[in-house]
RNA sequence: GUUUCCGUAGCUCAGCGGAAGAGCAGGAGUCUUCGAAACUCAAGGUCGUAGGUUCAAAUCCUACCGGGAACG
Numbered sequence: 001g002u003u004u005c006c007g008u009a010g011c012u013c014a015g016c017g018g019a020a021g022a023g024c025a026g027g028a029g030u031c032u033u034c035g036a037a038a039c040u041c042a043a044g045g046u047c048g049u050a051g052g053u054u055c056a057a058a059u060c061c062u063a064c065c066g067g068g069a070a071c072g
Base pairs, nucleotide, nucleotide: 001071002070003069004068005067006066007065010024011023012022013021018055027041028040029039030038048064049063050062051061052060
């Protein structure tokens, strides 16, 4: 340089047009003499950035940014 995959919560990942979820971590509570474990609850997101298509975009298209892989 070319091709290709990925980018969503602090971390690991789902979700592939009707608009955001799980597990873990962190917080609060129940339990316990106190912890741990277990259970319950709440919070946490400009869905990498900018345009485009659409009534409607995390999802489709384009460019760019960042990371991985293959080839040269």
The prediction has a mean pLDDT of 83. Predicted 3D model of a 72-nucleotide RNA (transfer RNA) from a Verrucomicrobiales bacterium. Its Rfam family is "tRNA". Rfam classes the family as a transfer RNA. From the family's description: Transfer RNA (tRNA) molecules are approximately 80 nucleotides in length. Gene Ontology term of the family: triplet codon-amino acid adaptor activity. The organism belongs to Verrucomicrobiales, within Bacteria. The sequence is in RNAcentral, with records from ENA.